Model confidence (mean pLDDT): 80 of 100.
Transfer RNA from Aeriscardovia sp., 74 nucleotides, folded computationally.
Taxonomically the source falls in Aeriscardovia (Bacteria, Bacillati, Bifidobacteriales, Bifidobacteriaceae).
Its Rfam family is "tRNA". Rfam classes the family as a transfer RNA.
[in-house]
RNA sequence: GGGGAUGUAGCUCAGUCGGUUAGAGCGGCGAACCCAUAAUUCGUUGGUCCGGGGUUCAAGUCCCUACAUCCCCA
Repeated sequence: GGGGAUGUAGCUCAGUCGGUUAGAGCGGCGAACCCAUAAUUCGUUGGUCCGGGGUUCAAGUCCCUACAUCCCCA
């Protein structure tokens, strides 16, 4: 230099053919239980869907662009 993949909660990730409220597990906080801790159970807390732009009645999802990480080729 060329090509490809990925970017969604603090972490690991799901999200179907573009449409219904953006979700799960772990974590944090509170409570129950216990002499106490852990475990368990219940409640609760969570987001600029990496940034910008475009298409559309409607975008996490499609298109363009920049950035970051990883892989392949040279």